This is a predicted structure of a 364-nucleotide RNA (Bacterial RNase P class A) from an Acidimicrobiales bacterium. It is recorded under the gene name rnpB. It matches the Rfam family "Bacterial RNase P class A". It is annotated as a ribozyme. From the family's description: Ribonuclease P (RNase P) is a ubiquitous endoribonuclease, found in archaea, bacteria and eukarya as well as chloroplasts and mitochondria. The sequence is in RNAcentral, with records from ENA. Of the family's consensus pairs, 95% are formed in the model.
């Protein structure tokens, strides 16, 4: 000094004038409304709407099937797929990052293609080939020798492939194979030590050792009723729409008198039931609409904005100046805006400011 690795803060400031919501207090108004003063008025993610919970309504009040969440350990937390610390696997020289972290000996299922063969698979090039067979040489012969081929034997050596039924050696074998044996990973059984636990180290025997894949279907363990503030209370204009009463004339209101506008059924009639239409009065419902839900902003088509002045950040460019640094001038300050409440993840953030810690390099 440069690279990087985690955490954490800010994220412009300042004075002016014009304009905005809400609330108090005061003019003026019957109010609706205007004026004047004062106070106040986004965020670390307000965003995505992933996750928990608080709250509303509905349904159950006991059990259970499906459905759907979660999966290493401990601890913290109201709970969360949340956090913190660790194990273990991968990645990275490291600092750290990152999880698709319970089961493949419950069962299904798939692993193209290429290759003999892809889980009790398997021989394409290879290696070996006795008897007995044919051939050739030696030999009087008995036999020796060498060659070819067949039965058959093999999975070490090449090949295919992402991946071939441990690996390196030695040893044996007619060639070869854990066939044997050392040492190694793996497995399984036993034991020790350390840790609260995942688990991690060490020692024994041993059978030599039958794949991967569950963010495929499944097992296992555990939690799990729906829907959602546009949830919902509460009022309620009209139109309908249930029930009662009555409906006209004689001048407008009171008496008083007579006494049903129209349709239909039964009867000769009288009556008597029924149904429309007009008035009144009592109701259900809950449509537009209001008021609540709605909070140290609380809006409800949605408010905290615009200009212009200096002053700070970043970046260029000229000039001074050894250089630290100044001076002009030009560019220009991210992501982005409540809407019940809160708790958690994710995504996105120009610039600046602190801290711990790895690496490399160079000087003491």
């Nucleotide at each position: 000094u440069g690279a990087g690795u985690c955490g954490a803060c800010u994220g412009g400031g300042u004075g002016g004038c014009c304009g905005c919501g809400c609330c108090g207090c005061u003019u003026g108004g019957c109010a609706a409304c205007a004026g004047g003063c004062g106070g106040u008025g986004a965020g670390g993610a307000a965003a995505g709407u992933c996750g928990g919970g608080g709250c509303u309504c509905c349904a159950c009040a006991g059990g259970g099937c499906a459905a759907g969440g979660u999966g290493c350990u401990c601890a913290c937390g109201a709970a969360a797929u949340g956090u913190g610390a660790g194990u273990c696997g991968c990645g990275g020289u490291g600092a750290c990052g990152u999880g698709c972290a319970g089961g493949a000996c419950a069962g299904u299922g798939c692993c193209a293609c290429a290759g003999a063969g892809a889980g009790a698979a398997g021989a394409c090039c290879g290696c070996c080939g006795a008897u007995g067979g044919c051939u050739c040489g030696g030999g009087c012969a008995a036999c020796c020798g060498a060659g070819c081929a067949c039965a058959g034997g093999u999975a070490a050596g090449g090949g295919u492939g992402a991946a071939a039924c441990g690996g390196u050696g030695c040893g044996g074998u007619a060639a070869g194979a854990g066939c044997g044996c050392a040492c190694c990973a793996g497995c399984a059984c036993c034991g020790u030590g350390a840790g609260c636990g995942a688990u991690c180290a060490c020692g024994g025997u041993g059978g030599c050792u039958c794949g991967g894949u569950a963010a495929a279907c499944c097992c296992c363990a555990c939690c799990c009723g729906g829907a959602g503030c546009a949830a919902g209370a509460u009022c309620a204009a009209a139109c309908g729409u249930g029930g009662g009463a009555g409906c006209g004339c004689g001048u407008g209101g009171c008496c008083c008198g007579c006494a049903u506008g129209c349709c239909u059924u039964g009867g000769a009639a009288a009556c008597a039931g029924g149904g429309c239409a007009c008035u009144c009065c009592c109701g259900a419902g809950g449509u537009a609409g209001a008021u609540c839900g709605c909070u140290g902003a609380g809006a409800u088509g949605g408010a905290u904005g615009g200009c212009c002045g200096c002053c700070c950040a970043u970046c260029c460019u000229u000039c001074c100046g050894c250089a630290a640094g100044g001076a002009a001038g030009g560019u220009g300050g991210a992501c982005a805006g409540a809407a019940c409440c809160c708790c958690g993840c994710u995504u996105a953030u120009a610039g600046g400011u602190c801290g711990a810690c790895u690496c490399a390099u160079c000087a003491u």